Context: one part of a larger RNA
RNA sequence: GCCUGCGAGUUGUGGUGACUAGCGAGGUUAAGGAUACCCGAAGCCGUAGCGAAAGCGAGUCUUAAUAGGGCGUCUAGUUAGUUGCUGCAGACCCGAAACUAAGUGAUCUAUCCAUGGUCAGGUUGAAGCUGGUGUAAGAGCUAGUGGAGGACCGAACGGGUGAGGGUUUAAAACCUCUCCGAUGAACUGUGGAUAGGGGUGAAAGGCCAAUCAAACUUAGUGAUAGCUGGUUCUCUCCGAAAUAUAUUUAGGUAUAGCGUCAUGUUAGAAGUAUAAGGGGGUAGAGCACUGAUUGGGCUAGGGCGUAUACCAAUGUACCAAACCCAGUCAAACUCCGAAUACCUUAUAUGAAUUCAUGGCAGUCAGGCAUAGGGUGAUAAAAUCCUAGGUCGAAAGGGAAACAGCCCAGACUACCGACUAAGGUCCCAAAGUUCUAUUUAAGUGGAAAAGGAUGUGGAGUUGCUUAGACAACUAGGAGGUUGGCUUAGAAGCAGCCAUCCUUUAAAGAAAGCGUAACAGCUCACUAGUCUAGCGAUUCUGCGCCGAAAAUAUAACGGGGCUAAAAUAGACACCGAAGUCGUAGAUUUGUACUGAUGUACAAGUGGUAGGAGAGCGUUCUAAACAGCGUUGAAGGUAUACCGGUAAGGAGUGCUGGAGCGUUUAGAAGUGAGCAUGCAGGC
Numbered sequence: 001g002c003c004u005g006c007g008a009g010u011u012g013u014g015g016u017g018a019c020u021a022g023c024g025a026g027g028u029u030a031a032g033g034a035u036a037c038c039c040g041a042a043g044c045c046g047u048a049g050c051g052a053a054a055g056c057g058a059g060u061c062u063u064a065a066u067a068g069g070g071c072g073u074c075u076a077g078u079u080a081g082u083u084g085c086u087g088c089a090g091a092c093c094c095g096a097a098a099c100u101a102a103g104u105g106a107u108c109u110a111u112c113c114a115u116g117g118u119c120a121g122g123u124u125g126a127a128g129c130u131g132g133u134g135u136a137a138g139a140g141c142u143a144g145u146g147g148a149g150g151a152c153c154g155a156a157c158g159g160g161u162g163a164g165g166g167u168u169u170a171a172a173a174c175c176u177c178u179c180c181g182a183u184g185a186a187c188u189g190u191g192g193a194u195a196g197g198g199g200u201g202a203a204a205g206g207c208c209a210a211u212c213a214a215a216c217u218u219a220g221u222g223a224u225a226g227c228u229g230g231u232u233c234u235c236u237c238c239g240a241a242a243u244a245u246a247u248u249u250a251g252g253u254a255u256a257g258c259g260u261c262a263u264g265u266u267a268g269a270a271g272u273a274u275a276a277g278g279g280g281g282u283a284g285a286g287c288a289c290u291g292a293u294u295g296g297g298c299u300a301g302g303g304c305g306u307a308u309a310c311c312a313a314u315g316u317a318c319c320a321a322a323c324c325c326a327g328u329c330a331a332a333c334u335c336c337g338a339a340u341a342c343c344u345u346a347u348a349u350g351a352a353u354u355c356a357u358g359g360c361a362g363u364c365a366g367g368c369a370u371a372g373g374g375u376g377a378u379a380a381a382a383u384c385c386u387a388g389g390u391c392g393a394a395a396g397g398g399a400a401a402c403a404g405c406c407c408a409g410a411c412u413a414c415c416g417a418c419u420a421a422g423g424u425c426c427c428a429a430a431g432u433u434c435u436a437u438u439u440a441a442g443u444g445g446a447a448a449a450g451g452a453u454g455u456g457g458a459g460u461u462g463c464u465u466a467g468a469c470a471a472c473u474a475g476g477a478g479g480u481u482g483g484c485u486u487a488g489a490a491g492c493a494g495c496c497a498u499c500c501u502u503u504a505a506a507g508a509a510a511g512c513g514u515a516a517c518a519g520c521u522c523a524c525u526a527g528u529c530u531a532g533c534g535a536u537u538c539u540g541c542g543c544c545g546a547a548a549a550u551a552u553a554a555c556g557g558g559g560c561u562a563a564a565a566u567a568g569a570c571a572c573c574g575a576a577g578u579c580g581u582a583g584a585u586u587u588g589u590a591c592u593g594a595u596g597u598a599c600a601a602g603u604g605g606u607a608g609g610a611g612a613g614c615g616u617u618c619u620a621a622a623c624a625g626c627g628u629u630g631a632a633g634g635u636a637u638a639c640c641g642g643u644a645a646g647g648a649g650u651g652c653u654g655g656a657g658c659g660u661u662u663a664g665a666a667g668u669g670a671g672c673a674u675g676c677a678g679g680c
Stems, first nucleotide, its partner, number of pairs: 001680006011089013026045003032039002049056002059071004092230002095227001099220006110194009119184001121153003124149001128145006157181003162177004196212001198208003233613006243256005257363002259360006271349008284336001285334002290330003294326004299320001301319002303316004366391003370387006396407003411583004416579003422573003425558003431570001433569006444560001450544002454541010471528005477501003482496003507522001510521003584603008614669001616666008625658002633653005640647001
């Protein structure tokens, strides 16, 4: 891991509903006795309430009250059975870490006590002592001797530094090499002592039998678990919530909201549409208030100048209150002010809804997209509200794939039909359909500020056969090198002025250039040529801007110049939608005699409520049931019928019991619990 078996709402009692049954203003016995029936009336519930009570009583309490008000009166209970839920009990099952008590452990290990044992070999050479030397005597120096040391090197012994191996190991701590101590606070044998909030500890919360921030065993014990996991057959009807309030509350719970079932109720009800009547201060708008705010004017006050002995005066492209003009802003501004929504009424539509009481719940982590907002950074698949939608609990078609987007809500069957969204060249069902345009970028098939003689459409405006625009040919001059400045300044460093003449035209010069000149262009003019040429505004579709991580990879692909885009037309395809045919089933209505038929509306579904069934084991009765001419069980099966759980028949196997019907009782259904046991 698989297979097989086992494995979870039970039982007692109290309460409260539903259904069924008995009796009924009554109902009923318990313990116990008897043993078919029955006895037992103690007790309990009901038949009267009100008041704290005395107490009174269809009333009573409050009160000064006869007022008012509260609770009552105008009947229905009770005893059983089945069943829903619930209190008390382990109370659906498994699961702690812990707590307490009584005991068992120091054969491991920690420390201590008693008594024993062990430490190859080598090295160093302390004190002391002896001799010599030295001194007044000493001290000292020197040569020997000596053999100290938690001394040195290194086996046994003890340890465990580093690396490698091992890691379902040879081993639940090891192996190899290396390394440390090795006469000491050394190591070790045997016996003994200390015990669980206790010991022991050269102290690491270490160790106390592979267990230690409180050992192990048994008991309390089925501790408790607002937590996790699991909880076993089928079908039918309805079908939620993820909110409010409170909470030592936030992943729990209570009440309400929303679901379901029962009973009653609702009547032209709820809802919807239209109309009428309402209140409002949002969107918008506005500046009349409160504030903010730009420019100008006017003008207090101030600043800075002028002037001034003082008082005064005066200027101001300074700051600026109030006021005026023009222009703006506001969730906590409003002179104004919608659409929706909400309330009431009327009319129409509307056969399902509303409300009440009672039984039983689940829900209190919600998610996303759209719209209106708050927080945030007008960030987030962020977070918090509001409205309706969807998912949740919803399958089907579309969006390549894709809970929350678009279309649409699956009772069953059908090799029938029509459509929705979306599509119709091929993959791939259906137009290589039609009309008129656009795009050349593979734009389509990702993006901004910004940029550009891309190209289509609509304007405004200028020049133009008296010849425009572009191109080419020619001219582009004189006073003059204008004056000043300057080393120089001659159109072209800079400052000032910017005239006159000749002209078809030509600036005291628009640009390059020179040290300064020179030189080359331009404006301007003529000629050649010949018919359109410029400027600008709005707009359609394109272009650049455009760099990312495994591999084209920003149309699903092929591929497309339409098979792209815009405007339109007609076909067709396309879903579990709708229709058709057949069938099942629920509710209602009608006909109804049970029972069925007809019609109408339904039949997605998690939590959850309600209903109807299938099967297993046992018990009772019946079947003058089946069975060695082969029971149960196993196995195979294209059989029958049923919506399903399921049920027969037959063959083989097996070898002794078993079924059907009607009732009853439950150790009553397995795939999951890191379930338990066994087998492989």
This is a predicted structure of a 680-nucleotide part of an RNA (large-subunit ribosomal RNA, domain II) from Sulfurovum sp. enrichment culture clone C5.
Taxonomically the source falls in Sulfurovum (Bacteria, Campylobacterota, Epsilonproteobacteria, Sulfurovaceae).
Rfam family: Bacterial large subunit ribosomal RNA. Its family is annotated with structural constituent of ribosome and ribosome in the Gene Ontology.
The prediction has a mean pLDDT of 83.